[in-house]
Context: one part of a larger RNA
Molecule: small-subunit ribosomal RNA, 5' domain
Organism: Candidatus Uhrbacteria bacterium
RNA sequence: GGAUGAACGCUGGCGGCGUGUCUAAGGCAUGCAAGUCGAACGGGCGUUAUUCGGUAGCAAUACUGGAUAGCGCUAGUGGCAAACGGGUGAGUAACACAUUGGUAACCUACCUUCGAGUCGGGCACAACUAGCCGAAAGGCGAGCUAAUUCCCGAUAGUCAUGAGGGGUCAUAAGACAUUCUCAUGUAAAGGAGCAAUCCGCUUGAAGAGGGGCCUAUGCCUCAUCAGCUAGUUGGUAGGGUAACGGCCUACCAAGGCUACGACGAGUAGCGGGUGUGGGAGCAUGACCCGCCUCAUGGGAACUGAGACACUGUCCUAACACCUACGGGUGGCUGCAGUCGAGAAUCUUCCCCAAUGGACGAAAGUCUGAGGGAGCGACGCCGCGUGCAGGAAGAAGCUCUUCGGGGCGUAAACUGCUUUUGUACGGGAACAAGUUCUGAGUGUACCGUACGAAUAAGGACCUGCUAAACUCGUGCCAGCAGCAGCGGUAAUACGAGUGGUCCAAGCGUUAUCC
Numbered sequence: 001g002g003a004u005g006a007a008c009g010c011u012g013g014c015g016g017c018g019u020g021u022c023u024a025a026g027g028c029a030u031g032c033a034a035g036u037c038g039a040a041c042g043g044g045c046g047u048u049a050u051u052c053g054g055u056a057g058c059a060a061u062a063c064u065g066g067a068u069a070g071c072g073c074u075a076g077u078g079g080c081a082a083a084c085g086g087g088u089g090a091g092u093a094a095c096a097c098a099u100u101g102g103u104a105a106c107c108u109a110c111c112u113u114c115g116a117g118u119c120g121g122g123c124a125c126a127a128c129u130a131g132c133c134g135a136a137a138g139g140c141g142a143g144c145u146a147a148u149u150c151c152c153g154a155u156a157g158u159c160a161u162g163a164g165g166g167g168u169c170a171u172a173a174g175a176c177a178u179u180c181u182c183a184u185g186u187a188a189a190g191g192a193g194c195a196a197u198c199c200g201c202u203u204g205a206a207g208a209g210g211g212g213c214c215u216a217u218g219c220c221u222c223a224u225c226a227g228c229u230a231g232u233u234g235g236u237a238g239g240g241u242a243a244c245g246g247c248c249u250a251c252c253a254a255g256g257c258u259a260c261g262a263c264g265a266g267u268a269g270c271g272g273g274u275g276u277g278g279g280a281g282c283a284u285g286a287c288c289c290g291c292c293u294c295a296u297g298g299g300a301a302c303u304g305a306g307a308c309a310c311u312g313u314c315c316u317a318a319c320a321c322c323u324a325c326g327g328g329u330g331g332c333u334g335c336a337g338u339c340g341a342g343a344a345u346c347u348u349c350c351c352c353a354a355u356g357g358a359c360g361a362a363a364g365u366c367u368g369a370g371g372g373a374g375c376g377a378c379g380c381c382g383c384g385u386g387c388a389g390g391a392a393g394a395a396g397c398u399c400u401u402c403g404g405g406g407c408g409u410a411a412a413c414u415g416c417u418u419u420u421g422u423a424c425g426g427g428a429a430c431a432a433g434u435u436c437u438g439a440g441u442g443u444a445c446c447g448u449a450c451g452a453a454u455a456a457g458g459a460c461c462u463g464c465u466a467a468a469c470u471c472g473u474g475c476c477a478g479c480a481g482c483a484g485c486g487g488u489a490a491u492a493c494g495a496g497u498g499g500u501c502c503a504a505g506c507g508u509u510a511u512c513c
Stems, first nucleotide, its partner, number of pairs: 001513004006509005013383006019376002021341001026339003030336003035080003040077002043074014087294001089292001097218003101214003106211003111207007119153004128143002131140003159185007167176003190199003220266003227257003232254008269291004273284004296317005319330004347373001349372003355369001356367004386416004396407004421450006430440001457502005462483003468497005478485002
């Protein structure tokens, strides 16, 4: 000198774009953050129409009960989503990450393309009904019922499993744009519509995107850590997995790693990047993007294409809450907010209009993702706080050799302008999609009027280092980055005047280069 997620002191007019718990991965009141589909299904409730009956009435009609049809809402069954999106950096020195290859050892819901199919039957369980237990949370047994729920059978191969033969490739196990034969096994669901048709369902092949696993290389400090290791290292067999593998088990062998740093200890998420520097390098990993990791501490599996699952389940522990004392409930490292800790870090705001996501045939619903507004000079950038004229020069303050000098064209005063401000008027884009749809927003922007009006401070002035005089103080009070100032003329302390440098900031502190 540059830089910062900064803090502190003094000061503070505006706008745009960014950015904001670096500490206690400490505890959390409250609200919201994942639902959706009635065009899968049976009910229930409401409503409309038609119709049948009952009661009242002479009748119109009113009330009430049933049936049919339509519309709306929905607790439950069922499907898809909830494994994404959002947060965090505790753990991790590791195939965690980055780069390079491999998978002849693998998986993949939704989506796309191509082929084949969708036949026949059956049993349940919620809801519901009636009953019981419990303070509650919730639970128990009994009875009925639907389906795109579940089960059985049929049919099928380019599917799966097993057996056999040939070819090519491969170090081998084995693999294939391959090929032939045989045996065994395994599918399906309907919905909307007058219909056409559309949306689904089953099975096979391929694709896209996504993921699992393996490999080589890179990846902090300490040797005042020198030896480490028993599923340890390898083999055989089996189990397990989507898949290879001591991944697991039994048996057999005695191996494996290490001064090219094993093992241990400390510290730490990694990368793209960021800061600095001419570069080499050094430092760093906030915001944004990719990957990993965790979800009160610890453990486990279930469901599922996918989890060992932040707002799912079970167990255990601590903590907190409710309780009729028998027993229950909870998990902000989502968005706001609160207490605590701290030098220190924001609103319990608006909207789904846009982008994107889930579900749905659609209308649409949900979305603290996201879009916006708010707060903070925390940062960067831009703008303003007027412009011109105006005395050999007012007053005041200050210095003085008492002649005069400085503040100083500075002010007053005169003329002008209106960025900004205030008031009034007009008024977008963002909407994709002929119509309609804007939270932001009457915002940005434009016009008119008014009036210099609403707007300057901070640090420093001995040398380094740009800028000095007077007074006060008297090794006191104090200053200070270093050298050093202060003990009676202090350009170094305090004040005044003047000056210097920056400027809505200026200084100080901390950290990095």